[in-house]
Context: one part of a larger RNA
RNA sequence: CACCGCCCGUCAAGCCAUGGGAGUUGGGGGUACCCGAAGUCACCUGUCUAACCCUCGGGAAGCAGGUGCCGAAGGUAAAACCAAUGACUGGGGCUAAGUCGUAACAAGGUAGCCGUAGCGGAAGCUGCGGCUGGAUCACCUCCUU
Numbered sequence: 001c002a003c004c005g006c007c008c009g010u011c012a013a014g015c016c017a018u019g020g021g022a023g024u025u026g027g028g029g030g031u032a033c034c035c036g037a038a039g040u041c042a043c044c045u046g047u048c049u050a051a052c053c054c055u056c057g058g059g060a061a062g063c064a065g066g067u068g069c070c071g072a073a074g075g076u077a078a079a080a081c082c083a084a085u086g087a088c089u090g091g092g093g094c095u096a097a098g099u100c101g102u103a104a105c106a107a108g109g110u111a112g113c114c115g116u117a118g119c120g121g122a123a124g125c126u127g128c129g130g131c132u133g134g135a136u137c138a139c140c141u142c143c144u145u
Base pairs, nucleotide, nucleotide: 003108005105008101009100011098013095014094015093016092018090019089020088023085024084025083026082027081031077032076033075034074039070041068042067043066044065045064046063048062049061052059053058111132112131113130114129115128116127117126118125119124
């Protein structure tokens, strides 16, 4: 490259990450309950025992067995968390030359925009309220020269 301009949204294609999703798989940890090894401790029992005490009967201590508390590993249950995956589904981003229209930018050809409601392939349209960041014409007020 200056209106043969600019530009909006749907749709179609490709790529990327991402939300939802019946679930599925895996991970580490916690909670509740079940079970409970070794071992300490407590209690009980003993027809067991040289060292200490002893009035010679025993005592103390030990040993053995049992019970209990605690207790590793293991098991069960529900839930939470993290990661991966998941039919289907939602939008998003990007990509010279795809489709449909033309919403915005000039009064953009219905001024535009904001809020809200309804409607519509899509940009959007319509109603109600609001704003001027609206052009044009006329008038009024104010400021500057």
Molecule: small-subunit ribosomal RNA, 3' minor domain
Organism: Candidatus Zixiibacteriota bacterium